[in-house]
């Protein structure tokens, strides 16, 4: 340094204000939020090697349900980006304008309440064994 098993810890944000109404944080105006891994023409440090940093809508993963099974596998359901600029090259840079958000409850919910003191992609650290 690699790898296998195990253990511990960590592991999601958001309705200000106003309108209608008998009733809405659910409708309308407006406000506001962006999990994890990858990629990456960003930015920073360094002489360099390199390190840190950078996507809600580019590629994937996670939450719900069903079946077999007993903790995994399989299946199903569930979302979204364009235009212009620079440039050899833009799905990530710069500018502008858009769009999206499981299930159950309730006046129709990304933001309230609930399943959930749950689960979780994964992250960090440690122990033991192997070559």
């Nucleotide at each position: 340094a690699a790898u296998a098993u195990c253990c511990u810890u960590c592991g999601g944000g958001g309705u200000c204000g106003g309108g209608u109404g008998a009733a809405a944080u659910u409708c309308c105006c407006a406000a506001u939020c962006g999990a994890c891994g990858g990629u990456g023409a960003u930015g920073a440090a360094g002489a360099a090697a390199u390190u840190c940093u950078a996507a809600g809508c580019c590629c994937g993963u996670g939450a719900g349900c069903u079946a077999a099974u007993u903790u995994u596998u399989a299946g199903c359901a569930g979302g979204a980006u364009u235009u212009g600029g620079u440039g050899c090259g833009a799905a990530u840079c710069c500018a502008a304008a858009g769009c999206c958000g499981a299930c159950a409850g309730u006046a129709u919910a990304g933001u309230c309440u609930g399943g959930a003191u749950g689960g979780g992609a994964g992250a960090a650290g440690g122990a033991u064994g192997u070559a």
Notes:
FMN riboswitch aptamer (RFN element) from Ureibacillus xyleni, 131 nucleotides, folded computationally. The prediction has a mean pLDDT of 79. Its Rfam family is "FMN riboswitch aptamer (RFN element)". The literature on the family includes a 2002 paper in Nucleic Acids Res by Vitreschak et al., "Regulation of riboflavin biosynthesis and transport genes in bacteria by transcriptional and translational attenuation". Gene Ontology term of the family: FMN binding. It was read from a public genome assembly, where an Rfam model found it.